[in-house]
């Protein structure tokens, strides 16, 4: 840097003991009925393995990673539609900005 995915899944368990939800700013939420982290346990199938069969489809999960609040918790830029005198508010799409995977 590319390509792909991001609205589905995942504990009533130990141990810790105060913040935490990426980053910047507005909201809105978890959190002493113990969040977050770790550990153990799960959930997924990007790598992978098996079968038909080369883009595909089914199946499987030892190994490598990832993941387990809320859509990537939501909104910052852009375009349109609706509603409104406007200010504004709500919806779709797309963009940047991030996560993961694999090259």
């Nucleotide at each position: 840097c590319u390509u792909a995915u991001c609205a589905a899944g995942a504990g009533a368990g130990a141990c810790c003991g105060a913040g935490g939800g990426a980053a910047a700013a507005g909201g809105c939420c978890c959190u002493g009925u113990g969040a977050c982290g770790u550990c153990c346990g799960g959930c997924a199938a990007c790598c992978c393995c098996c079968u038909g069969a080369u883009u595909c489809a089914g199946g499987g999960a030892a190994g490598g990673u990832g993941c387990c609040a809320a859509a990537u918790c939501c909104u910052u830029c852009a375009a349109g539609g609706c509603u409104g005198a406007a200010a504004a508010g709500u919806c779709u799409u797309g963009a940047u900005a991030g996560a993961u995977a694999a090259g």

The RNA shown here (SAM riboswitch aptamer (S box leader)) has 103 nucleotides and comes from uncultured Planococcus sp. Its Rfam family is "SAM riboswitch aptamer (S box leader)". Rfam describes the family as follows. The SAM riboswitch is found upstream of a number of genes which code for proteins involved in methionine or cysteine biosynthesis in Gram-positive bacteria. The source organism's lineage runs through Bacteria, Bacillati, Bacilli, Caryophanales and Planococcus. The model forms 97% of the base pairs in the Rfam consensus.